[in-house]
Context: one part of a larger RNA
Molecule: large-subunit ribosomal RNA, domain IV
Organism: Clostridium estertheticum
RNA sequence: UUACUGUUAAGGAACUCGGCAAAUUGACCCCGUAACUUCGGGAGAAGGGGUGCCUACGUAAGUAGGUCGCAGAGAAUAGGCCCAAGCAACUGUUUAGCAAAAACACAGGUCUCUGCUAAAGCGAAAGCUGAUGUAUAGGGGCUGACGCCUGCCCGGUGCUGGAAGGUUAAGGGGAUUAGUUAGCUGAGAGCUUGCUCUUGGCGAGGCUAUGAACUUAAGCCCCAGUAAACGGCGGCCGUAACUAUAACGGUCCUAAGGUAGCGAAAUUCCUUGUCGGGUAAGUUCCGACCCGCACGAAUGGCGUAAUGAUUUGGGCACUGUCUCAACAGUACAUCCG
Numbered sequence: 001u002u003a004c005u006g007u008u009a010a011g012g013a014a015c016u017c018g019g020c021a022a023a024u025u026g027a028c029c030c031c032g033u034a035a036c037u038u039c040g041g042g043a044g045a046a047g048g049g050g051u052g053c054c055u056a057c058g059u060a061a062g063u064a065g066g067u068c069g070c071a072g073a074g075a076a077u078a079g080g081c082c083c084a085a086g087c088a089a090c091u092g093u094u095u096a097g098c099a100a101a102a103a104c105a106c107a108g109g110u111c112u113c114u115g116c117u118a119a120a121g122c123g124a125a126a127g128c129u130g131a132u133g134u135a136u137a138g139g140g141g142c143u144g145a146c147g148c149c150u151g152c153c154c155g156g157u158g159c160u161g162g163a164a165g166g167u168u169a170a171g172g173g174g175a176u177u178a179g180u181u182a183g184c185u186g187a188g189a190g191c192u193u194g195c196u197c198u199u200g201g202c203g204a205g206g207c208u209a210u211g212a213a214c215u216u217a218a219g220c221c222c223c224a225g226u227a228a229a230c231g232g233c234g235g236c237c238g239u240a241a242c243u244a245u246a247a248c249g250g251u252c253c254u255a256a257g258g259u260a261g262c263g264a265a266a267u268u269c270c271u272u273g274u275c276g277g278g279u280a281a282g283u284u285c286c287g288a289c290c291c292g293c294a295c296g297a298a299u300g301g302c303g304u305a306a307u308g309a310u311u312u313g314g315g316c317a318c319u320g321u322c323u324c325a326a327c328a329g330u331a332c333a334u335c336c337g
Stems, first nucleotide, its partner, number of pairs: 002331007010323002014321001019318001027051005036041001038145001052067006068072001080316007087308002092104002108143007120129003146303004151233003156230002158226005165221003171215002177209005183202009234252005261295001262292001273289005
């Protein structure tokens, strides 16, 4: 020097991304305790006082007197607190070994499937789970306590229903055509003169191949319904007696053009937007505004008491975090012997 530890004048966060770390607080008894609230909480809120020993009285609690110390929960053990905001209701769960969270779950909500040999799942199958359950049950999806609510669009995609028409498979159906040839026959040749051979044509029936019309399901086209299904929720121009703005009008397009609520937000690029608050000074924070690049209603919207090793800003207390470092202890290293 390093690691761990102790103490520190004056100041007290000036340190730093950030009070990280450390310090403060701490037990028991008494007093006292706000906003808000789902009336349970918040709450150990906050804040304040007391605490040894001896004697007397007293059952005791305690009261009075005395007495020692810097200090009486004398050591050890042993909550820091408050204000405001975001997120998630909550207890819970998670990346065994860099993430504990605002992620997952959750009770609650809703949609949908399922009538029991249930749906769904595992399994070539047998069979099993579901369930020794039966729609107040079981499976799947989304949302996520509670409060107030949850707008418009069914054109596209999906799902459900419909069945007139169009399209449509195998199968059924066999028209037609082709091959083969019994037979008939043209031409040529041979000779026994009506037979044979060669080379063409036609070709019944059968067999083989081909396979038209016609018939024929679901599906698709088609017609409806359905958004707490996947999803979507406009543009341009003009207009009021200062100006500005536009309640109003025109026009184009659309399936319909974003309602309530919220809004520079865990969402705002421009942006440290503008105004107000807090500071001597504030890119963060809080309250507003609305010009929402690009919020928005169960991919839920907006609130919300309580809760949180959660995130952000501020304050009190406290401190070696710092101004600015010093000394000491233990251990290791190092140096000298």